[in-house]
RNA sequence: UGAGUCGGCCGGGCGGCCGCGGCAUCUCACGAUGUCGAGGAAAGUCCGGACUCCGUAGAGCGACGGUGGUGGCCAACAGCCACCCACGGCGACGUGCGGGACAGUGCCACAGAAAUCAAACCGCCAGCGGCCUUCGGGUGCGGGUAAGGGUGAAACGGUGAGGUAAGAGCUCACCAGCGCUCCGGGUGACCGGGGCGGCUAGGUAAACCCCACCGGGAGCAAGACCAAGAGGACCUUCGGGUCUGCGCUGACGGGCUGCUCGUCCAAUGUCAGCGGGUAGGUCGCACGAGGCGUUCAGCAAUGGACGUCCCAGAUGGAUGGUCGCCCACGACAGGAUCCGGCUUACAGGCCGGCUCAUUCG
RNA sequence: GCCUCCAGUGGUGGAUCUUCCGUCCGGUCUCCGACGCCGGACUGCCUGGUUCGACUCCAGGUGGGGGCAC
Repeated sequence: UGAGUCGGCCGGGCGGCCGCGGCAUCUCACGAUGUCGAGGAAAGUCCGGACUCCGUAGAGCGACGGUGGUGGCCAACAGCCACCCACGGCGACGUGCGGGACAGUGCCACAGAAAUCAAACCGCCAGCGGCCUUCGGGUGCGGGUAAGGGUGAAACGGUGAGGUAAGAGCUCACCAGCGCUCCGGGUGACCGGGGCGGCUAGGUAAACCCCACCGGGAGCAAGACCAAGAGGACCUUCGGGUCUGCGCUGACGGGCUGCUCGUCCAAUGUCAGCGGGUAGGUCGCACGAGGCGUUCAGCAAUGGACGUCCCAGAUGGAUGGUCGCCCACGACAGGAUCCGGCUUACAGGCCGGCUCAUUCG
Repeated sequence: GCCUCCAGUGGUGGAUCUUCCGUCCGGUCUCCGACGCCGGACUGCCUGGUUCGACUCCAGGUGGGGGCAC
C1' cells in the first nucleotide's frame, strides 16, 4: 500500500421563535415560571424472570411439552464467556438442534446383479458334455470367485507380500478405524502413549424411540378500590332510606390431562352457553436484578467496594414545526406493567485488535 | 396492549411430483359473449438449514384471522 476478518461506538450538531405531555412552586381561577421528556432496536412476541390472581398446584406411575459437548457466569434462560470436538478457510476467523444408530423398530426412491443375517450383470477360473476350428480357441451346462468394470448419495477397510485353478483378512507386515484394558496430562468435555482381541462395524434420531435433566395454570384488558347499575329483600313519616350487586338457560361436581392415594373447595358454589347495560375515575405505574465514573478479583462472561445521579409515564394517547449557520446532507423506526436475552430491520460514519500478500528499512 | 390460530382443501420424506377448487392462456361450441367440454401453465407464501432427496421435518421472516374489562 492492497485484500480480508473480528469487536466496540455514534445515529445530524449549535442557536432563535412557536407548540405538546408529566411533575414542582405561585395563583380564587385563567395562567406564569422552573425542570424532565423514546430506541439500539421501543419491533417480532421467540425464550427467561419480576409482579398479580386462581378452589395450594402434595406423592407415585404414565402421558404431553421443552432442553441436550464440558466447565463457569447469571435472579433465571434455549442467553453470555472460556475451552473441547467436527467441518470450512493459506490465515485472522467462521459455522454447528454438538447425548445415544452394538436397546429395539422403521426408511434408504430412481439406477443397479445386489441397499444390509448383502449380491454373480460383464469379467476371471478350473471341471464336464457334444459340436465347430485357421489348433490359439469359441460355444453350452452346473459350479467357484467380490481382485477388475459398470450403477448409485452410499457397495462390507487401504497398500504391499505370500497363497490359490482363479480369488478372498485365507495368512502376514504397515496404516486407518472399532471394542476392552493400563499409564500419563486435564476440574471436565477430551488429548497423548502402550498392550490384548476380532479382522471391519453403512447412513438417517430437525423418523419413531431410548437416556439424563426441567416444567401448576393464566396473564396489567393480571388484579385492588370508588362511582354508576336492571332486578330482588327489608324498613317507611310514602318524600325516601339500608343491604345485595345485571338477567336467562343448562350441567352437578371441580382442582393443568389419565390412573391410584392423599387433601382442599362447593348449590349464597363452580363450569359452559346466550342476551342486556356501562364502557367513568383512582391505584397497580416506575428507585430499578437502575445508570455513570474510579478501583479490586477473574483469560473472559461477571462479581465486590467506593463515589455520584434521578432519568418518559400518556389513556383519542405528549417529543413536533419553522428560521439561520455548518457538514458526511441524515437510515430503520417510535414507549403503554417492568426487567434480562435472542431474532429481525437499518442511509452513512468513527475507533480499535488481528491475519494474508507485496514493497522498503 | 396481552394471548392465540392459519397459509384454499385432502394425501404424502421419493426426484417422471399430486386430488379437488381457484387464476391465467389456447382450442372447441356460438352470429358474438358467458356456461360447459378438452389441453397447458401456476416459485406449493418467502429465505435458510437437516437429509442422498423437502410441498412435507426444523428455524427465521411476511401476510391474514380470532379472543379479552366491569

Two RNAs folded together computationally: RNase P RNA and transfer RNA, 431 nucleotides in total. Rfam match: Bacterial RNase P class A. The family's RNA type in Rfam is ribozyme. The coordinates come from a structure-prediction model, not an experiment, and the mean pLDDT is 76.